Bacterial large signal recognition particle RNA from a Bacillota bacterium, 266 nucleotides, folded computationally. Taxonomically the source falls in Bacillota (Bacteria, Bacillati). It matches the Rfam family "Bacterial large signal recognition particle RNA". Gene Ontology terms of the family: signal recognition particle, plasma membrane targeting and SRP-dependent cotranslational protein targeting to membrane, signal sequence recognition. Rfam's curators write: The signal recognition particle (SRP) is a universally conserved ribonucleoprotein involved in the co-translational targeting of proteins to membranes. Its Rfam clan is "SRP clan".

RNA sequence: CCGUGCUAGACGGGGAGGUAGCGGUGCCCUCUACCCGCAAUCCGCUAUAGCGGGGUUUAAUCCCUGCCCCCGGUCUUGCAGUUUUCAGGGUCAGCACCGGAUAAGUGGUGUUGAAGGUCCGGUCCCGUGCGGCGCAAACUCACGAACCCCGUCAGGUCCGGGAGGAAGCAGCGGUAAGCGAGAACUUGCGGGUGCCACGGGGCAGCCGGAUCGGAGCCAACUGUCCGGCCAGCGCCUGGGGACGGAGAUCAAAGGCAGGUGCACGG
Numbered sequence: 001c002c003g004u005g006c007u008a009g010a011c012g013g014g015g016a017g018g019u020a021g022c023g024g025u026g027c028c029c030u031c032u033a034c035c036c037g038c039a040a041u042c043c044g045c046u047a048u049a050g051c052g053g054g055g056u057u058u059a060a061u062c063c064c065u066g067c068c069c070c071c072g073g074u075c076u077u078g079c080a081g082u083u084u085u086c087a088g089g090g091u092c093a094g095c096a097c098c099g100g101a102u103a104a105g106u107g108g109u110g111u112u113g114a115a116g117g118u119c120c121g122g123u124c125c126c127g128u129g130c131g132g133c134g135c136a137a138a139c140u141c142a143c144g145a146a147c148c149c150c151g152u153c154a155g156g157u158c159c160g161g162g163a164g165g166a167a168g169c170a171g172c173g174g175u176a177a178g179c180g181a182g183a184a185c186u187u188g189c190g191g192g193u194g195c196c197a198c199g200g201g202g203c204a205g206c207c208g209g210a211u212c213g214g215a216g217c218c219a220a221c222u223g224u225c226c227g228g229c230c231a232g233c234g235c236c237u238g239g240g241g242a243c244g245g246a247g248a249u250c251a252a253a254g255g256c257a258g259g260u261g262c263a264c265g266g
Base pairs, nucleotide, nucleotide: 001266002265003264004263005262006261009057010056011055012030013029014028015027020046021045022044023043024042034054035053036052037051038050063259064258065257066256067255068254072250073249074248075247076246077245079244081243082242083241084240085239086238087237088236089235094233095232097228098227099226100225101224102223104222105221106220107218108217109216116212117211118210119209120208121207122206123205124201125200126199127198128197129196130194131193133190134189135188136187137186139182140181141180143178149174150173151172152171157166158165159164
């Protein structure tokens, strides 16, 4: 140095948490590396730190140690910072909102004639009317009184010697109170009634027409200025959280270096 056979060891690891401490189940991060049973109301152990059973592999690129790199976790730091939330403050040259002004911009309108002036009207008020709508009355028709309404009164009743009279029920006809329907005409009342008529009045505003005038007018939006305004935003103070930065710590996988048995044979 090689071969054969054994053995220690290995057959995932780590973080937080839990625990007096160690490991596991569970959670998380890496990653793909045996099986069965136990286990968070925990399970099993004692610094030699899972327990019990079975299997594979091997002194090595597979075991052990150190260093480098680094996925990720935890802690500290109020730190160049970024962001979010809660509480308080107050309106600070601000935003949003309201009012006023202006007319730089957009736009609308204007020589088919702007603004402005004058005149005449309407809208407005009063009076007198007219129409319309609704209600009621009158009116027309129909119904409608056992008797205490009218006319006619069968039968029957009464007076009379008779002739002839009288009262009068039912029926029929009409009518009153009442009830129902109804186009038009008439009357009364009312109104969220009317492109209505006449007369009178009439401060402002708006609309219309005529005339004078001869180029602007409007202020919807943007802009500018002034004032106001809830405290909503921006702003100030304080607290909490997330991300990021710095430091510390643990650390998988990976890389490098070193270390490490026994027996036999060649």